[in-house]
RNA sequence: GCGUAGCUCAGGGGUAGAGCACUCGCCUUACAAGCGAGGAGUCGGCGGUUCGAACCCGUCCGCGCCCA
Numbered sequence: 001g002c003g004u005a006g007c008u009c010a011g012g013g014g015u016a017g018a019g020c021a022c023u024c025g026c027c028u029u030a031c032a033a034g035c036g037a038g039g040a041g042u043c044g045g046c047g048g049u050u051c052g053a054a055c056c057c058g059u060c061c062g063c064g065c066c067c068a
Stems, first nucleotide, its partner, number of pairs: 001063003006020004014051001022038005044060005
């Protein structure tokens, strides 16, 4: 410094999104591409602050980098 969907990442107080991937449908002789629809997340754990926490604070865990 980072940890958010299977993967890559947004979101920085008002109840979580994109791309890719996946499923179904349309199209095609068929496949791919394209179009439409859909599923998928205890937001690393615990605690605190707050009316409200993925977001702020503390601590722990994991990974990476730097210095001694």
Molecule: transfer RNA
Organism: Actinomadura soli